A computed fold for a 1441-nucleotide RNA from an uncultured bacterium, annotated as small-subunit ribosomal RNA. Rfam family: Bacterial small subunit ribosomal RNA. Its mean pLDDT, the model's own confidence on a scale to 100, is 82.
């Protein structure tokens, strides 16, 4: 873009078209074909006159008319349908010397004489109709006989002319045989013969004109003669007879589907799809069949039969055919009025008038298309209300849009006026010629219609929807929803912020229509002729040889078939397409034009192609000389292994494997030697190499064969190149015969391994494998790359030949590899051996699965090949290459990561967390690593968030307005668990403005409810790993690389070299702290070396040296030195130094991962609760307890326990505190008192030393549990506190499997402090010293990390992707014992109507004919055997979501 459209919403008008696509399904009813009296008997019915009349009518007459009937013409046209049909059906161009035309036009010739009848009508009859006998009489343009006639038609003789094979055509003699119809106004119309024309037909040819090859062989009147019959005609159209032909891969034959064409939608065109309307052919009329009449028909509204169906019926019989208009039922998603009229325009008929005419003109219904118009125009900002957004005191949009204001009246209403289409025809007059024609004029005829048009009034009035708004694709925003409800053309969108679903606001297209579904083309260069492809994405055939096609070197002459070029004919018309005219315009319609790309004919031109003839040699082949080689193909031969047998030595094992056993072995094995026999294969050479078509060939050597290759150029002379069918060869395995068998080895045994092992490994073993001669006939038959020619830079090995030459090097020909440019390719890649440029044949692809499957056919003994779909399913499969992840891949390095070492965990009690489970409630978070002494650095109330129960509702807190009030508070008193609640009582300041305070209203509350998957912020983890990036530059189409890789070196991407890269940035390091040494510089609360003092205590003069305290410097850079190294650097218990190669130690986390954590620290969008999920209060509860895990703590003991004595810290804390120091109490503490707001006072060390005691034991060990008596916080220790003393004394003797931590001042081991805190369940957690170890060969394993490479079908990234079974449900489809329907053939039987032929029977004037009677042939019936096609079918086989 289109539709004969149909569904949804929606709708003012009007023009022009369209309108059963399905059931060729049945049909009620009406209508669609008649007409002529100027062809005839004549008058059923009407008028008209006449005359009768009982006034009802009857009777005659009528160039008024006319029913039936006889007869002429028409009925074969016009209208409908598309069943059938793959055909001379249609189309397009021809022939017809093989033909026919009524009516029409010309021309020429004719029309004499006679006859018997029939219908009607009358007379009697049969039936229920429908129809029908009989009898007598009747007419003709009905029928018949006779005559007459040729330019007809046949027979013969004969003469030119022409041609296309049979032949035509003119002519001329001669015979034969056939015609006629009236009428009349006397002008004609008619009628007969016969040429001619015109018009319409008939027939026969070439050439186009679907699919299926899983339809490959068809044909018996079949091809063809010859000879009779039939036709208007050719012809096997038909009979006999006689040949045995004919058609077929250029698709016969069959099967299915389908009218054809002009056009018609599409497309840029070539295609493509389609064949309503409209013209044009054809077929067909309920279904078959038949044939009559005619000019013409095998006939839509004709006959005859046979079958189906339906209707009348008196059951005897009969009628019908809407695929003609309208109409009805039915079928469907669907298609209209039982309408008006013959005014036109056309048809029949007739002299005419005229009649008929569902054609055909108009009107009705339908947005069903196409066009045209209108729903109003200008003004109108406070940008109005109202809707909807939102960053909300405001502002955007809806929007000049509305209100208003002025104007217009297409359209509508009313009312008036009102066509064109009408010309003939009839008719009245009048001119001209004169029976009537011509021609002028008047009058007469309109379905549509009082319609189209056109004035007048009057009013903006009565007139918009529809789809869509995530890309494609124009158009964004809010509520609601919450993987639900939905949407969807494709991609896809919804799981609580949805521009994609629902609604609204608002925008976008389009508009009387939008918008869906269905179809067609187009985009699709995605079947590619114009115009595709086949190394990896689909596709090159396993290979050769060829038969038939297609292609085909060089030169000449001819020839014109194809080509071109010119004219002629034809190619309807409409239609498209230019003009141009009429309707206001369109769209419609007229008018000319061009166009119609196509066929025919003819006349040229010959360059190419073809074809004939002649050379020609360079493609091809032959010959002749050499060479090459695992080509083949038959023999001989040969040693190496191996197995097997025998002998012999000789003992106990061998074999095997990751470890094993299964096996063989004392009946002597393995081993070793000697001998013998057997089969099968051919070490080294040997290789990137040779040969072959391909499969594919390897010991040596002998014969046959057969090819390449060089060289020469003697010979043929285009003998060529591919090649559907076809024909050969074609590994390995597998069949089948016979045979051979040493190893190997499917299958099988056995032993291992394993959750299992029908596997891998072992140990044995049979087909096989090897031989002849058969079959199969496929492979990753691979270079995933068909085959032949030709052309097109280099470079470098090699094989085999030829030549030159000096052994150097270079050249040429054929292979066989390697790198590479152009240029091809989407890239990998390929690159004279092209996948690069042409050129000729074949082959094969078309999106993935179903599938290389089923069916069918075909080829194998089977196994199996070969051809080879479908339904039905999916949005993909696929193919190069990029980045990353990943790897029981490789490479190079790291780390307490193994490893060596030390000390724990895991067993025991007890502390604490968590999980379960319990509970009113055990509040809630964290959950591998990276949650579990973790948020909490302090849960008896409080905290507390949970539960029970009781209160309150502007609220517990603040602000600001309004009002009242003078209170609020307090104290007492009742009630309660308290919170509160009720009473009593008391009670403000002021400068008079108010301030305070509490009440009342209103506005702001207020949530540890939900969402860390909406969020900021902080945080954890890879990881304190070396990494992640960026700009310009260069390479690639791109993704993206490059840098950032490589060699080295480093802890480090850390530095160097090197480099299409050059810098550059976030990491690292370094700057910072703490420690270690050390200088200065200060010296109180700290220190004391020398002076003095002195209660012997740095107390105290006083010192400024020390130590410390705390500022500010210094010092370590691989600086020096050796050695290697180019350099970076590494090595050296080097030197020196306090400290050496980051001197320890800490802050210090790159881009990012993990939708990691955290809404319950805090902020925050959304959402959810408001007499509650806000809030107040009391008690309970987070402290539960069969159990599981996790962190810890104390032990389990002599390196200890106890007890006496006895010495050494650092870092911090301290006024509601720390307490010195005396009493008192066994203690925990109490009582008093005194310093200290701190380098001054206090808190204040233990492990270690020196001694005593225990002696291996459930202990003098270890303390849990209990009971009993205190002590302290604090309103208060029952739920549920820590301590102290007395008594109790439990498990528990070193902890399985497995697991953690740590590399030096570390591990272990001691112990102090602090923060939170009224107390404290603190063994936790952060700090600080004290004493103070062992071990590290070394990176092969385990883990986590980095870096290069490498495959990857992974990208949510291996926790990844997947592959089959099984279970269920749903789809389609194969096959199945059958069964059921159809189709078109055979074969046999029967066999209506009819044509044809035959006829002894009857009619008949015994003519013409007819009747009956038969014979062939046939529609349709039956009966059989088969074949195809399709529906089902128990059960079954895949397969597909």
């Nucleotide at each position: 873009g289109a539709u004969g459209a149909a569904c949804g919403c929606u709708a003012g008008c009007g023009g022009g078209a369209g309108g059963c696509u399905u059931a060729a399904c049945a049909c009620a009813u009406g209508c669609a074909a008649g007409u002529c009296g100027a062809g005839g008997g004549g008058u059923a019915a009407g008028g008209u006159c006449u005359g009768c009349u009982u006034c009802g009518g009857c009777a005659g007459a009528u160039a008024c008319a006319c029913g039936a009937c006889c007869g002429g013409c028409g009925c074969a046209c016009g209208g409908g349908u598309g069943a059938g049909u793959a055909a001379c059906g249609c189309g397009u161009a021809u022939g017809u010397a093989a033909c026919c035309u009524g009516c029409c036009c010309a021309u020429c010739a004719g029309a004499g004489a006679g006859g018997g009848a029939u219908a009607g009508g009358c007379c009697a009859g049969a039936g229920a109709a429908a129809u029908u006998u009989g009898g007598a009489u009747u007419a003709a343009u009905a029928c018949c006989u006779c005559a007459u006639a040729a330019c007809a038609u046949c027979a013969a003789u004969u003469u030119g002319u022409g041609g296309c094979c049979u032949c035509a055509c003119a002519g001329a003699u001669u015979g034969a045989u056939c015609a006629a119809a009236a009428u009349u106004u006397c002008g004609g119309u008619g009628c007969u013969g016969a040429u001619g024309g015109a018009u319409g037909g008939g027939c026969a040819u070439g050439c186009g004109u679907g699919u299926c090859a899983u339809u490959a062989g068809c044909u018996a009147g079949u091809u063809g003669g010859u000879a009779g019959g039939g036709u208007a005609a050719a012809g096997g159209c038909u009979u006999a007879c006689c040949a045995a032909g004919g058609c077929a891969a250029c698709g016969a034959u069959g099967g299915c589907u389908a009218g054809g064409g002009g056009g018609u939608c599409u497309g840029a065109g070539a295609g493509g799809a389609u064949g309503a309307u409209c013209c044009c052919c054809c077929a067909c009329a309920c279904u078959g069949g038949u044939a009559c009449u005619g000019a013409g028909a095998c006939a839509c509204g004709g006959a005859c039969c046979a079958g189906a169906c339906u209707c009348c019926u008196a059951c005897g019989g009969g009628a019908g055919g809407c695929a003609g208009c309208a109409g009805u039922g039915a079928g469907g998603a669907a298609u209209a009025u039982u309408g008006c009229g013959c005014a036109a325009u056309g048809g029949g008929c007739g002299a005419a008038a005229g009649c008929c005419u569902g054609a055909c003109g108009c009107a009705g219904c339908c947005a069903u298309c196409c066009c045209g118009c209108g729903u109003g125009c200008a003004g109108g900002a406070u940008g109005a209300c109202g809707g909807c957004c939102c960053u909300a005191a405001g502002g955007g949009u809806u929007g000049u849009a509305a209100a208003c204001u002025g104007c217009u009246u297409u359209u509508c209403u009313g009312c008036a006026a009102g066509a064109a289409g009408a010309a003939a025809g009839a008719u009245g007059u009048c001119u001209a010629c004169g029976u009537g024609u011509a021609g002028a004029u008047g009058u007469u005829u309109g379905c549509c219609g009082g319609u189209a048009u056109u004035g007048c009034a009057g009013g903006a009035a009565a007139a918009a929807g529809c789809a869509u708004c995530g890309g494609c694709u124009a158009a964004c925003u809010c509520c609601g929803u919450g993987c639900c409800a939905g949407c969807a053309g494709c991609c896809g969108c919804g799981g609580u912020a949805a521009u994609a679903c629902g609604g609204a606001g608002g925008a976008u297209g389009c508009g009387a229509g939008c918008g869906u579904u269905a179809u067609c083309c187009g985009g699709a260069a995605u079947c590619a002729c114009u115009g595709g492809g086949u190394u990896u994405a689909a596709a090159g055939g396993g290979u050769g040889c060829g038969c038939a096609g297609g292609c085909u070197g060089a030169a000449u002459a001819g020839u014109a078939a194809g080509u071109c070029a010119g004219a002629g004919g034809u190619g309807a018309a409409a239609a498209u397409c230019c003009a141009u005219a009429g309707c206001u315009u369109a769209a419609c319609u007229g008018u000319g034009g061009a166009c119609u790309u196509g066929c025919c004919u003819u006349u040229g031109a010959u360059a190419c192609u073809g074809u004939u003839a002649u050379u020609c040699u360079u493609g091809a082949g032959u010959g002749c000389a050499g060479u090459u080689g695992a080509a083949g193909u038959g023999g001989g031969c040969g040693g190496a292994a191996u197995a097997u047998a025998g002998c012999a030595u000789g003992u106990a094992g061998c074999g095997g494997u990751g470890a094993a056993a299964u096996g063989c072995a004392u009946a002597g094995a393995u081993a070793u030697g000697c001998u013998a026999u057997a089969g099968a294969a051919c070490a080294c050479c040997g290789a990137u190499u040779g040969c072959g078509a391909a499969g594919g060939c390897a010991g040596c050597u002998c014969g046959c064969u057969a090819a390449g290759c060089u060289g020469u150029a003697a010979c043929u002379g285009a003998c060529g190149c591919u090649g559907a069918g076809g024909c050969a060869c074609g590994a390995a395995a597998g069949c089948g015969u016979g045979g051979a068998u040493a190893g190997c080895a499917a299958a099988c045994a056995g032993g291992a391994u394993u959750a299992g092992a029908u596997a891998c490994c072992c140990u044995g073993g049979u087909a096989g494998u090897c031989c002849a001669g058969g079959c199969u006939g496929u492979a990753a038959a691979c270079g995933a790359u068909g085959a032949a020619c030709a052309c097109u830079c280099g470079c470098u090995g090699u094989u085999g030949g030829c030549a030159a030459u000096a052994c150097a090097u270079g050249g040429u020909c054929a292979g066989c590899g390697g790198c590479u440019g152009a240029g091809c390719g989407a890239a990998a890649g390929c690159g004279u051996u092209a996948a690069g440029u042409g050129u000729u044949c074949c082959a094969c692809c078309u999106g993935g699965g179903a599938a290389g499957u089923a069916c069918g056919a075909u080829c194998g003994c089977a196994a199996g090949g070969u051809u080879g779909a479908a339904a039905c399913u999916c949005a993909a499969a696929g193919g190069a290459a990029u980045u990353g992840a990943c790897g029981g891949g490789g490479g190079c390095c790291c780390g307490c990561a193994c490893a060596a070492g030390c000390g724990g965990a895991g067993g025991a009690g007890c502390a604490u967390g968590u999980g379960g489970u319990u509970u009113a409630a055990u509040u809630c978070g964290a959950u591998g690593a990276u949650a579990c002494g973790c948020g909490a650095g302090g849960a008896a109330c409080c905290u507390u968030a949970c539960c029970u129960g009781g209160g309150c509702u502007u609220a517990a807190a603040u602000g600001c307005a309004u009002a009242a009030c003078g209170a609020c508070g307090u104290a007492c008193c009742g009630g309660g668990a308290a919170a509160c609640c009720g009473g009593u009582a008391u009670u403000u300041c002021u400068u008079c403005g108010g301030a305070c305070g509490u009440u009342u209203u209103g506005c702001a509350a207020g949530g540890u409810g939900c969402u860390g998957c909406a969020u900021g912020g902080u945080u954890g983890u890879c990881g304190u790993c070396a990494g992640c990036u960026c700009g310009u530059g260069c390479c690639g189409u791109g993704a993206g690389g490059u840098g950032u890789c490589g060699g080295g070196u480093u802890a480090a991407g850390u530095c160097c070299c090197a480099u299409a890269a050059c810098g550059a940035g976030c990491g690292c390091a370094a700057c910072c702290c703490c420690u270690a040494c050390u200088u200065c510089u200060a010296g109180u609360u700290a220190c004391c070396a020398g002076c003095a003092u002195u209660a012997c205590g740095g107390a105290u003069g006083g010192g400024g040296a020390c130590u410390c305290u705390a500022g500010a410097g210094g010092a370590a850079c691989u600086g020096c030195c050796u050695a290697c190294g180019c350099a970076a650097g590494u090595a050296g218990a080097g030197a020196g130094g306090a400290a050496g190669g980051u001197g320890g130690g800490g802050a210090u986390g790159a881009c990012g991962u993990c939708a990691a954590a955290u809404c319950a620290g805090c902020a925050c969008g959304g959402c959810c609760c408001u007499u509650a999920u806000g809030u107040c209060c009391a008690g309970g509860g987070c402290u539960a307890c069969a159990c599981a895990c996790g962190u810890g703590c104390u032990a389990c003991a002599a390196u200890g326990g106890a007890c006496g004595g006895u010495a050494c810290a650092g870092a911090g804390g301290g006024c509601a505190g720390c307490u010195a120091c005396a009493c008192a109490g066994c203690g925990a503490u109490g009582u008093g008192a005194u310093g200290c707001u701190a380098a001054u006072c206090u808190c204040c060390a233990a492990a270690g030393c020196c001694g005593u005691u225990c002696a291996c034991a459930g202990u003098c060990c270890g303390g849990a549990u209990u009971a009993g008596a205190g002590u302290c916080u604090g309103c208060a220790a029952c739920u549920c506190g820590a301590c102290u003393c007395u008594a109790u004394g439990a498990a528990g003797c070193u902890g399985g499997a497995u697991u953690c931590g740590c590399u030096a001042g570390u591990a272990a081991u001691c112990g102090c402090a602090c923060a939170u805190c009224a107390g404290c369940c603190a063994u936790g957690g952060u700090g600080c010293g004290g004493u103070g170890a062992a071990u590290a060969c070394g990176u092969u394993c385990c883990c986590g990390g980095g870096c290069c490479u490498u495959g990857u079908a992974c990208a949510c990234a291996c926790c990844g992707c997947c592959c089959g079974u099984c279970a269920a449900g749903c789809c389609a489809u194969g096959g199945a014992a059958g069964u059921u329907g159809g189709a078109g053939g055979u074969a046999c039987c029967u066999g209506a109507a009819g044509u044809c032929g035959a006829u002894u029977g009857c009619c008949g004037u015994u003519u013409a004919g007819g009747c009956g009677u038969u014979g062939c042939c046939u529609a349709g019936g039956g009966u059989a055997a088969a074949u195809c096609c399709a529906a089902u079918g128990a059960c079954u086989g895949g397969g597909g979501c």